Predicted 3D model of a 71-nucleotide RNA (transfer RNA) from a Patescibacteria group bacterium.
Taxonomically the source falls in Bacteria candidate phyla (Bacteria).
It matches the Rfam family "tRNA". The family's RNA type in Rfam is transfer RNA. About the family: Transfer RNA (tRNA) molecules are approximately 80 nucleotides in length.
It was read from a public genome assembly.
């Protein structure tokens, strides 16, 4: 230089065009002599920009970052 893939919550991972979610973490509560565990609840998220569409995590373009293959 060429080609391919990936980017979603603090962490890990779903959602193949129709209300963005689970686990974990964090915070609060119940329980307990205290703590842990368990249970209940709360907070928080689609890498940036643009396009297509009634509607985009999803389709297209571009940029950024990471990984792999190749010269």
């Nucleotide at each position: 230089g060429g080609g391919a893939g990936c980017g979603u919550a603090g962490g890990c991972u779903a959602a193949u065009g129709g209300u963005a979610a689970a686990c974990u973490a964090u915070c609060g509560g119940u329980c307990u002599c205290c703590a842990a565990a368990a249970c209940c609840g709360a907070u928080g998220u689609u890498g940036g920009g643009g396009g297509u569409u009634c509607g985009a995590u999803c389709c297209c373009c571009u940029c950024c970052g990471c990984u792999c293959c190749u010269g």